RNAcentral holds the sequence, with entries from ENA and MGnify. This is a predicted structure of a 74-nucleotide RNA (transfer RNA) from a Candidatus Omnitrophota bacterium.
RNA sequence: GGGCACAUAGCUCAGUUGGUUAGAGCGCUACGCUCACAUCGUAGAGGUCGCCCGUUCGAAUCGGGCUGUGCCCA
Numbered sequence: 001g002g003g004c005a006c007a008u009a010g011c012u013c014a015g016u017u018g019g020u021u022a023g024a025g026c027g028c029u030a031c032g033c034u035c036a037c038a039u040c041g042u043a044g045a046g047g048u049c050g051c052c053c054g055u056u057c058g059a060a061u062c063g064g065g066c067u068g069u070g071c072c073c074a
Base pairs, nucleotide, nucleotide: 001073002072003071004070005069006068007067010026011025012024013023019057028044029043030042031041032040050066051065052064053063054062
């Protein structure tokens, strides 16, 4: 320098033939339970879906660019 893949909650990830309010597990907070802690149960908080631009009535999802990470080739 060229190519491919990936980027979604604090962590690990799901979610795409574009359309309801963007989700799960773990973690966190509150309450219940307990002498207490853990476990367990209930409820809750937490996201500009990496950034910018475009396509579209409508974009996490499609296109282009950029950034970062990993792998391959030179």
NCBI's taxonomy places the organism under Bacteria, Pseudomonadati, Candidatus Omnitrophota.
The same sequence occurs in records of 2 taxa.
Rfam family: tRNA. By type it is a transfer RNA.